[in-house]
This is a predicted structure of a 311-nucleotide part of an RNA (small-subunit ribosomal RNA, central domain) from Ehretia macrophylla. Lineage of the source: Eukaryota > Spermatophyta > Magnoliopsida > Ehretiaceae > Ehretia. RNAcentral holds the full RNA, with entries from SILVA.

Context: one part of a larger RNA
RNA sequence: CUAGGCAUAAAGGGCACAUAGGCGGUGAAUCAGGUUGAAAGUGAAAGUCGCCAAAAACUAGCGAAAUGCUCUUGAAACCAAUUCACUUGAGUGAGACAGAGGAUAGUGGAAUUUCGUGUGUAGGGGUGAAAUCCACAAAUCUACGAAGGAACGCCAAAAGUGAAGGCAGCUCUCUAGGUCCCUACUGACGUUGGGGUGCAAAAGCAUGGGGAGCGAACAUGAUUAGAUACCCUAGUAGUCCAUGCCAUAAACGAUGAGUGUUCGCCCUUGGUCUAUGUUGAUCAAGGGCUCAGCUAACGCGUGAAACACUC
Numbered sequence: 001c002u003a004g005g006c007a008u009a010a011a012g013g014g015c016a017c018a019u020a021g022g023c024g025g026u027g028a029a030u031c032a033g034g035u036u037g038a039a040a041g042u043g044a045a046a047g048u049c050g051c052c053a054a055a056a057a058c059u060a061g062c063g064a065a066a067u068g069c070u071c072u073u074g075a076a077a078c079c080a081a082u083u084c085a086c087u088u089g090a091g092u093g094a095g096a097c098a099g100a101g102g103a104u105a106g107u108g109g110a111a112u113u114u115c116g117u118g119u120g121u122a123g124g125g126g127u128g129a130a131a132u133c134c135a136c137a138a139a140u141c142u143a144c145g146a147a148g149g150a151a152c153g154c155c156a157a158a159a160g161u162g163a164a165g166g167c168a169g170c171u172c173u174c175u176a177g178g179u180c181c182c183u184a185c186u187g188a189c190g191u192u193g194g195g196g197u198g199c200a201a202a203a204g205c206a207u208g209g210g211g212a213g214c215g216a217a218c219a220u221g222a223u224u225a226g227a228u229a230c231c232c233u234a235g236u237a238g239u240c241c242a243u244g245c246c247a248u249a250a251a252c253g254a255u256g257a258g259u260g261u262u263c264g265c266c267c268u269u270g271g272u273c274u275a276u277g278u279u280g281a282u283c284a285a286g287g288g289c290u291c292a293g294c295u296a297a298c299g300c301g302u303g304a305a306a307c308a309c310u311c
Stems, first nucleotide, its partner, number of pairs: 008297001014199004021192003025086006033079002035075004040070003048064004089189001090186003095180003101175003105171003108152001113147006123134002160167002204245006213239002219233001221231001256311006264289010293300002
C1' cells in the first nucleotide's frame, strides 16, 4: 500500500474538549482551476504492429499506433472558488420541569469504640472444636453521662444523574449540563479528529493534621505431614481531611464518535397536548421480548452486532 476485520476467536484509545487535516444542508447567479467535446502542433531514429513478401535469416522502404504534453475554441451537470438568499442541521432567547451532577459551609440521629459514675458477680470472648486473649486491681451484662472519628438504615427501584471515573442523612450559598414546549432570533455557524490540553476508581508517594471501626505488614493461637495460608486473638502503615504528585483497572456494554433508513408488543422515568368513570397521542430517556436482516455459533435485533455514509 491492497484486501478483510475489531462483543466473546488477534484487534475500539479510560473519557472528554479541541488544532491541523478529512468529510459535509437547500435555491439562484458568476467563474472556468479540476472535469469534459472538437481541432492543430508535438510525441527523434531504432524498436512494436501491418504492408511490400516470396523458402528462411538479415537489411531497406511505406503506413499505423504512440493512451502523454502544449496551444486554440466550445460545454457548465458535478467538485473547487466568489456573491446573494433560505431554514429543515446546529445554536441563542422566552416559558416550564426533573435529578445521589459539581464545590463550599453548617448541622442531625442510630451504631461501634473509649472514658467516668452507679448497680451487680464470676466468668467473658472466640471456633467445626479449641487455644492465644480480656476478667476479683471487679470484666461480660445493665443504667446514665461524656469524648472522638468514620459511614449515612428505612425511602430505594431493571429508578435518577454525569463525558468517563463516579455520585446518596438534612439545609443554605455558589455553579455546570439536560429534557419538553411554542414562538422570536442567528443563518450551515456542522461532524470527526493525527499531534495537543484537561479530567480520571483503588492502591501508592510527599508535607501537615486526624485516627472510632476496619485492617496489608508484623506477632501469637489453631489446623496440617508441613501451613511463611484459609479460621482466631491482637495490630502498624493505610483507610479520613487539606495541598501537591502518580495516570493505571475485567477504566466492561469486553461493543469508538456522528448522521440517516428499517415489522411490532410490554414495562418504567421526565415533559407537552388531551381525557377527568382515569384514557389516548407525541417527544426525550432507561429496561424486557421479538419479525426481517445479520452472526462461526452463542446471540444482536429502532439504545443493532440490520441497511448505508463520514472521520
Model confidence (mean pLDDT): 86 of 100.